A computed fold for a 72-nucleotide RNA from a bacterium, annotated as transfer RNA. Its mean pLDDT, the model's own confidence on a scale to 100, is 80. Its Rfam family is "tRNA". Rfam's curators write: Transfer RNA (tRNA) molecules are approximately 80 nucleotides in length.

[in-house]
RNA sequence: GGUUCCAUCGGCUAACGGUUAGGCCACAAGGUUUUCAUCCUUGUAAUCGGGGUUCGAUUCCCCGUGGGAUCA
Numbered sequence: 001g002g003u004u005c006c007a008u009c010g011g012c013u014a015a016c017g018g019u020u021a022g023g024c025c026a027c028a029a030g031g032u033u034u035u036c037a038u039c040c041u042u043g044u045a046a047u048c049g050g051g052g053u054u055c056g057a058u059u060c061c062c063c064g065u066g067g068g069a070u071c072a
Base pairs, nucleotide, nucleotide: 001071002070003069004068005067006066007065010025011024012023013022018055027043028042029041030040031039048064049063050062051061052060
């Protein structure tokens, strides 16, 4: 350099083009407990950047950025 794959809460990971962007762990608050732990309830928090298509984009297309694989 060519080809190709990936990028979503603090972490891991879902989401036939119409979702309140969900789940687990972590964190915070409350309940339970003499206390801690466990358990229960609730909450905080996310779509890599810029364009395009579309009535509507996390999803499809293009460019870029970062990372991985492979060929040379």